About this RNA: This is a predicted structure of a 76-nucleotide RNA (c-di-GMP-I riboswitch aptamer) from a marine sediment metagenome. The sequence is in RNAcentral, with records from MGnify. The model forms 95% of the base pairs in the Rfam consensus. Its mean pLDDT, the model's own confidence on a scale to 100, is 84.

[in-house]
């Protein structure tokens, strides 16, 4: 970071499965992505314990943001 080239990933939704849940895995499917590759360190959001609220604890989200590490190509 381009009206480039070769690739890559894969939203919503559907099917099957796991989980109390958030959500995750596989298959289909493509909204999109210059790191939509990896990492829960900080923030944020979501879930659980639970009659209610606050706090805390535990879990989830990397396609919410910041940060760290790594990767393809080479026009302006």
């Nucleotide at each position: 970071g381009a009206u480039a080239a070769g690739a890559g990933c894969a939203a919503a939704c559907c099917g099957c499965g796991g989980g109390u849940a958030a959500c995750c895995g596989c298959g289909g499917g493509g909204c999109g992505c210059a790191a939509a590759g990896c990492c829960a360190c900080g923030g944020a959001u979501c879930g659980u314990c639970a009659g209610c609220a606050c706090c805390a604890a535990c879990g989830a989200u990397g396609g919410c943001c910041g940060g760290g590490c790594u990767g393809c190509c080479g026009a302006a």